[in-house]
Molecule: transfer RNA
Organism: Clostridiales bacterium
RNA sequence: GGGGCAUUAGCACAGUUGGUAGCGCGCAACGUUCGCAUCGUUGAGGUCAGGGGUUCGAAUCCCCUAUGCUCCA
Numbered sequence: 001g002g003g004g005c006a007u008u009a010g011c012a013c014a015g016u017u018g019g020u021a022g023c024g025c026g027c028a029a030c031g032u033u034c035g036c037a038u039c040g041u042u043g044a045g046g047u048c049a050g051g052g053g054u055u056c057g058a059a060u061c062c063c064c065u066a067u068g069c070u071c072c073a
Stems, first nucleotide, its partner, number of pairs: 001072007010025002013022001019056001027043005049065005
């Protein structure tokens, strides 16, 4: 210098062909208990890495950039 993959909640990840963003763990409240743990219910928490484009509509398609991993030279 060139190619590929990844980037989504505090953490690990899903999101199947563009149509209201989710699971588990964690966190908070409540119930259960004498109390803790377990279990149950409810809730908070997201500029979907950043910018631009296409589209009625983008986490999803296209381009550029950033970071990490990897391959080639």